[in-house]
RNA sequence: GGGAGGUUUGUCUAGUGGUAGGAUGUUGGGCUCCAGACCCAAUGGUCGUGAGUUCAAUUCUCACACCUCCCA
Repeated sequence: GGGAGGUUUGUCUAGUGGUAGGAUGUUGGGCUCCAGACCCAAUGGUCGUGAGUUCAAUUCUCACACCUCCCA
């Protein structure tokens, strides 16, 4: 330099046009002599950044940033 894939909550992960779901964590409560495990509730996301298309974008298009891999 060329090519491919990826970026979603503190962490991991699903979501291929119509108000983002799950696990884990955290907090509170129950249980327990205490703790753990278990049960209940609460908590949390400008969906990497900018622009475009659209009535509507996490989703489609373009550019850029960062990460991984391949080729030279």